Source information:
A computed fold for a 73-nucleotide RNA from Trichonephila inaurata madagascariensis, annotated as transfer RNA. The RNAcentral record of the sequence draws on ENA and Rfam.
RNA sequence: GUCCCUGUAGCGCAAUGGAUAUCGCGUUGGAUUUCAAAUCCAAAGGUUGUGGUUUCGAAUCACACCUGGGAUG
Numbered sequence: 001g002u003c004c005c006u007g008u009a010g011c012g013c014a015a016u017g018g019a020u021a022u023c024g025c026g027u028u029g030g031a032u033u034u035c036a037a038a039u040c041c042a043a044a045g046g047u048u049g050u051g052g053u054u055u056c057g058a059a060u061c062a063c064a065c066c067u068g069g070g071a072u073g
Stems, first nucleotide, its partner, number of pairs: 001072005007066001010025003018056001027043005049065003
């Protein structure tokens, strides 16, 4: 240089065009307990890497760029 993969909450993931973006861990609050741990309930936390494109509608499609990883010479 060329090609491929990856990027979504603090961390790890799901969601293959129809919306309030899912789940687990973690965090916070409550219940329980003499106190804690464990368990249960609830809540907060997201410009879906960035910017355009297509579409009635985009995390999802297309293009460019960026991050990380791999293959090749």